[in-house]
RNA sequence: UUCUGAAAAAGGCUAGCCUGAUCGUGAGGUCAGGGUCGCAAAGCUACCGGUCUUGUUUACAAGAUAGCGGGGUUGCCAGA
Repeated sequence: UUCUGAAAAAGGCUAGCCUGAUCGUGAGGUCAGGGUCGCAAAGCUACCGGUCUUGUUUACAAGAUAGCGGGGUUGCCAGA
């Protein structure tokens, strides 16, 4: 450096749900606390597809979703 692997070791994140605050028309997002299904990138990224929202929504446009899948990128440990 590349590939493979994961709960061995050290760590990490936290779905659903609950409480409080707050942003957005909305999907949904953020902060704090609780919680802990699960995750080898459940770190980041909206490039592609899917799904969802809004605009008369048909075309089309704008947005959301990274824990839907793919791609890009950074990275701990072990083995080869």
This is a predicted structure of an 80-nucleotide RNA (c-di-GMP-I riboswitch aptamer) from a Gammaproteobacteria bacterium. Rfam family: c-di-GMP-I riboswitch aptamer. From the family's description: GEMM was predicted in a large-scale screen for bacterial structured RNA regulatory elements. The source organism's lineage runs through Bacteria, Pseudomonadati, Pseudomonadota and Gammaproteobacteria.